[in-house]
Context: one part of a larger RNA
Molecule: small-subunit ribosomal RNA, 3' major domain
Organism: Alphaproteobacteria bacterium
RNA sequence: UGACGGGGGCUCACACAAGCGGUGGAGCAUGUGGUUUAAUUCGAAGCAACGCGCAGAACCUUACCUGGGUUUGACCGCUAGUUGUAGGCUCCUGAAAGGGAGCCGAACUGCGUAAGCAGAAGGCUAGUACAGGUGCUGCAUGGCUGUCGUCAGCUCGUGUCGUGAGAUGUCGGGUUAAGUCCCUUAACGAGCGAAACCCCUACUGUCUAGUUGCCAACGGGUAAUGCCGGGGACUCUAGCAGGACCGCUGUGGUUAACACGGAGGAAGGUGGGGAUGACGUCAAGUCCUCAUGGCCCUUAUACCCAGGGCUACACACGUGCUACAAUGGCAGGUACAAAGGGCCGCAAUACGGUAACGUGGAGCUAAUCCCAUAAAGCCUGUCUCAGUACGGAUUGAGGGCUGAAAUUCGCCCUCAUGAAGUUGGAAUCGCUAGUAAUCGCGGAUCAGCAAUGCCGCGGUGAAUAUGUUCCUGAGCCUUGUACA
Repeated sequence: UGACGGGGGCUCACACAAGCGGUGGAGCAUGUGGUUUAAUUCGAAGCAACGCGCAGAACCUUACCUGGGUUUGACCGCUAGUUGUAGGCUCCUGAAAGGGAGCCGAACUGCGUAAGCAGAAGGCUAGUACAGGUGCUGCAUGGCUGUCGUCAGCUCGUGUCGUGAGAUGUCGGGUUAAGUCCCUUAACGAGCGAAACCCCUACUGUCUAGUUGCCAACGGGUAAUGCCGGGGACUCUAGCAGGACCGCUGUGGUUAACACGGAGGAAGGUGGGGAUGACGUCAAGUCCUCAUGGCCCUUAUACCCAGGGCUACACACGUGCUACAAUGGCAGGUACAAAGGGCCGCAAUACGGUAACGUGGAGCUAAUCCCAUAAAGCCUGUCUCAGUACGGAUUGAGGGCUGAAAUUCGCCCUCAUGAAGUUGGAAUCGCUAGUAAUCGCGGAUCAGCAAUGCCGCGGUGAAUAUGUUCCUGAGCCUUGUACA
């Protein structure tokens, strides 16, 4: 100087407390361990591995296993030999890859009337440099990432103090979300962080602009609808501009600032959300994204193909979904979104089918058309507390879709079947407001889909806390130390 303490002081955080909803019990989905297996490819391991890499494992992917094959190889170079060449077709064998056989057949340059000859390019063979490796080392590395933590810290120059390691500044008194700011001061300044600048959102405008959006006034038309002429008022769109700064009052040291003060205001004390992650820590993670040193393989640890496996199943754990019902289930009627996606595409009206879906194809490269009925909600009826008209696992039968191909191993529909489950032990998680809870909608990946995952969008919409004794983590000061 740090680190540590079942030392002290101050302070903060869904850390506890106060609340609301879960997990832990059930069934299923998914990941992991274990076991099994020819293989169940590999990585990730307290927080910070375990719906993680995987934003899509039937083949492919695919790295694994079994079997069949190739050996200058999928790609790049040189030398020599050879050749009806580039390219294409057929046959045999085979599961395919591969192996074997036959046939058609241009073009370029030089010479030649032509037949043709020679050459270049290309193919094949041989040789040689090499290719190739998801093989090893993340404890050789770059790059990227997690984490403490969006915590308030981490440093430097000059000066001063100290023999020196170092200290000071960065401490102290206040204050803040903040090393934020003020005061004091052997310190005075500065940098990286914090804040601000950026984006979205909440308000406004004699502002600008009106199409695909809008429709108040005027005219036309309809069973009805901005449907048409037209219009820029309104909504909206998207650009510009304004707007919030403790300005007022009180408290405070005439400070910084604070107030469960008030006013005005759409918004009040960082308005809400995002992006943004200091010096560093964990030899944290990744050699299987990529790059790369070293080591290793080179008729194999490389490459091609078919099938299988990654989907196994006594069991254990994590993360989720659906429930156990009446604040509900079922049936009928009826209302209101936002944000997205669409040409290898989204697909309307119509018709067929109980349905999944099929036939067909208007329109749309999209503020125009389509996906597309939002659902919870509201109204009416029914069920009457039961393992039920709750719950939907499992299984049988019949179908649909994608795709060469759904057996291992896809999703969906209909009929039948109708399991566990009556609110979950010890323990444990999330959340402070448009949040939790609850309800649906969309997207990426993608032929299809194992999505209940992930990333977004809006609808409805709470309770509780204004405290810091305790648990956990963190910051500053101080103290002790047999630690470095």